[in-house]
Molecule: SAM riboswitch aptamer (S box leader)
Organism: Acidimicrobiia bacterium
RNA sequence: CGCUCAUCGAGAGCGGCUGAGGGACAGGCCCUGUGACGCCGCGGCAACCAGCAUCCGGUGCAAGCCGGAAGCCAGGUGCCAAUGCCUGCCAAGCCCGACCACGGUGGUCGAGCCUGAACGAUGAGUC
Repeated sequence: CGCUCAUCGAGAGCGGCUGAGGGACAGGCCCUGUGACGCCGCGGCAACCAGCAUCCGGUGCAAGCCGGAAGCCAGGUGCCAAUGCCUGCCAAGCCCGACCACGGUGGUCGAGCCUGAACGAUGAGUC
């Protein structure tokens, strides 16, 4: 770097250095010299891994194994503006409008809502 799986509407500060952009990309909309972004120090949050410990279900003679849920902790990563800030190419469902058809109740286009997928980020595993 790639792949697989999981999660992403909650949560989380203060100071120092620097000095102009930043929020992945595009379009919006925001943040930002009242100092953003980045780096450092201390602090915090709690998604995954680790540790502790409880309950439920399955299997088993048992030891154990598998799965799920909630909790403690903060060691490893991560994170500490706005739903991953919103939308985005794609698909399904609902629904509205226009047109076509109506001997099969359907077809096309556009809008809105909603669900997923895609894209992105993080963790764990793996090549």